[in-house]
The RNA shown here (THF (Tetrahydrofolate) riboswitch aptamer) has 88 nucleotides and comes from a soil metagenome. Of the family's consensus pairs, 94% are formed in the model. The sequence is in RNAcentral, with records from MGnify. Model confidence (mean pLDDT): 85 of 100.
RNA sequence: CAGAGUAGGCAUCAUGCGUAAAGUGUCAAAGGAUGGGACGUGGCCUUUGGACGAAGGGGCUGCCCGCGGUAUGAUGUCGCGUUCGCUG
Numbered sequence: 001c002a003g004a005g006u007a008g009g010c011a012u013c014a015u016g017c018g019u020a021a022a023g024u025g026u027c028a029a030a031g032g033a034u035g036g037g038a039c040g041u042g043g044c045c046u047u048u049g050g051a052c053g054a055a056g057g058g059g060c061u062g063c064c065c066g067c068g069g070u071a072u073g074a075u076g077u078c079g080c081g082u083u084c085g086c087u088g
Stems, first nucleotide, its partner, number of pairs: 001088003008078009017068003026050007036084005056065003
C1' cells in the first nucleotide's frame, strides 16, 4: 500500500401464511445479537403498549386466479464506525 471477512439491504425463483386481517410499515419503552478481538448505533432483531390501515374474485366438487410495501429457503449483488489483529 492492497485484500479477505458481519448484522443486514435489494432483485429473481420456489414453498408457505393471511385476505372472517394476522403480517408488514409507524410511535414510545425495555432487552438482545452483530467482520478475528474489544467498544459502539443514527443499521438489525425480540417483547410490551398506542395510533393508522387493505382486494377480492371464479368454480358442481377436489381447487384456481389475484391481492399483501406478507414469512422462510436458495442464488446473484451491495455491505461496519473507532481501534487492535489476519493475508499478500